[in-house]
RNA sequence: GAUAGAGGCGCAGUUUUUAUCAGUAUGCAUUGAGGACGCUAUAGGAGGCGGUUGAUACUUGCUGAAAGGAAAAAUUGCCGAAGAUAGGUACAAUCCUUUAUGUAUCUUUCUGGUUCCACGGGUUAACAGCUCUGGAAUUGUCACCUGGAUAGGUGGAGUGCUAUC
Numbered sequence: 001g002a003u004a005g006a007g008g009c010g011c012a013g014u015u016u017u018u019a020u021c022a023g024u025a026u027g028c029a030u031u032g033a034g035g036a037c038g039c040u041a042u043a044g045g046a047g048g049c050g051g052u053u054g055a056u057a058c059u060u061g062c063u064g065a066a067a068g069g070a071a072a073a074a075u076u077g078c079c080g081a082a083g084a085u086a087g088g089u090a091c092a093a094u095c096c097u098u099u100a101u102g103u104a105u106c107u108u109u110c111u112g113g114u115u116c117c118a119c120g121g122g123u124u125a126a127c128a129g130c131u132c133u134g135g136a137a138u139u140g141u142c143a144c145c146u147g148g149a150u151a152g153g154u155g156g157a158g159u160g161c162u163a164u165c
Stems, first nucleotide, its partner, number of pairs: 001165005008079001010078009027062003032058001037050004041099001043097004082111003086107007112139007120132004141156006
């Protein structure tokens, strides 16, 4: 340097089903009241559409979702699998500036894996889940030490560890 492996409730993707989202949004109405604005992601501008033949918001009645996230099963790819911070680029919704969101990609830094806790932070409809920070437990690996053995203690990190060439 190449190849092949190990950790385990191991990681990620896809499909199907289910609950939640929610009797919510939306739509309709000769419902009531009311009287000038409303929509086009945030803010502003331009343009367009609707509106005194009654807008937004509220109320009554009827109708009535979806996405994201979650659980289970199947299946695919794998062991920096993957995840996260910060920054850049491209695309998206009528156009311009700005901000945010989603998807993809690049760079940088961090994290070996899993579980639990927190009257903590962020996200979310959510007290679910994810993530950050802190703590605890457990597990694999290597180094050192103790030990007759079983094993125990301390410490480190995955560009690591083991095997073969």
Predicted 3D model of a 165-nucleotide RNA (Lysine riboswitch aptamer) from a mouse gut metagenome. RNAcentral holds the sequence, with entries from MGnify. The prediction has a mean pLDDT of 79.